[in-house]
RNA sequence: UACGACAAAGGCAAACCCUGGGCAAUCAGGGGACGCAAAGGAAAGGGUCUUUUGACGGAUAUGAGGUAAAGGCGCGUGGCAACGCGCCUCUCCCCCCCGCGAAAAAGAUAGCCUUACUGCCGAAG
Numbered sequence: 001u002a003c004g005a006c007a008a009a010g011g012c013a014a015a016c017c018c019u020g021g022g023c024a025a026u027c028a029g030g031g032g033a034c035g036c037a038a039a040g041g042a043a044a045g046g047g048u049c050u051u052u053u054g055a056c057g058g059a060u061a062u063g064a065g066g067u068a069a070a071g072g073c074g075c076g077u078g079g080c081a082a083c084g085c086g087c088c089u090c091u092c093c094c095c096c097c098c099g100c101g102a103a104a105a106a107g108a109u110a111g112c113c114u115u116a117c118u119g120c121c122g123a124a125g
Stems, first nucleotide, its partner, number of pairs: 001125001003122002011036002016031006034111001040117001042115001044114003047109007056099003063094001065093002068091001070089008
């Protein structure tokens, strides 16, 4: 020392169970030990996970919704062309519904990895 012994002395505590917090990932306390030489503290980078939003796709029954275009009907003005108003239809959009989950935001995880920080013991090398 960047190393880690069937060494000594100690330490931590996965799954699971109980209680409590949180929408959740998960956390805290108690029990319990799979493991751990940093399984000590830290979310800076990556990974994973959770929640919300959601590009996109589908569906579109329903709707006192929106808007534009087209068509129809009625009324009015007008000599006609046409214009105005109202209603209806269809298309489109939105809302609602379903799928997926690019991406974003907020979180969780230090016992997933990296990172820097701190630290007990000591043979061999």
This is a predicted structure of a 125-nucleotide RNA (c-di-GMP-I-GGC riboswitch aptamer) from Candidatus Brocadia. The sequence is in RNAcentral, with records from Ribocentre. The coordinates come from a structure-prediction model, not an experiment, and the mean pLDDT is 75. The model forms 95% of the base pairs in the Rfam consensus.